[in-house]
Molecule: c-di-GMP-I riboswitch aptamer
Organism: Domibacillus epiphyticus
RNA sequence: AUAAUGAAAAGGCAAAUCUAUAGAAAUGUAGAGACGCAAAACUAUAGGGGCUACGCCUUCCAGGUAUGCCAGCCAGUUAUCGAA
Numbered sequence: 001a002u003a004a005u006g007a008a009a010a011g012g013c014a015a016a017u018c019u020a021u022a023g024a025a026a027u028g029u030a031g032a033g034a035c036g037c038a039a040a041a042c043u044a045u046a047g048g049g050g051c052u053a054c055g056c057c058u059u060c061c062a063g064g065u066a067u068g069c070c071a072g073c074c075a076g077u078u079a080u081c082g083a084a
Stems, first nucleotide, its partner, number of pairs: 006081001012037002017032006035072001041077003047074002049070003055065004
C1' cells in the first nucleotide's frame, strides 16, 4: 500500500408513517420522523431482478407491452477511520 474483516472514535445517511406537492400509476421532491445501514455514497440502454400500465396491441369481464420507476433487491464503480 492492497484485500478480507469490523473494536473504538469522529461523524454520516434516513425506513414506515403523517403533511404539502408533481405524476395515469409505480414512485419522486420538501418538512416532520427514525426502522435500520460500514458503503443505506454514485450508477437504471453496462448486467440480472422487481414495480406500474398513461399510451399502444389483442382473442378486449381482462391479458400483453417501457420509452416510466425501484440503487434501503443482487450487482458494477468510488470512498472515511485504523484495534485485533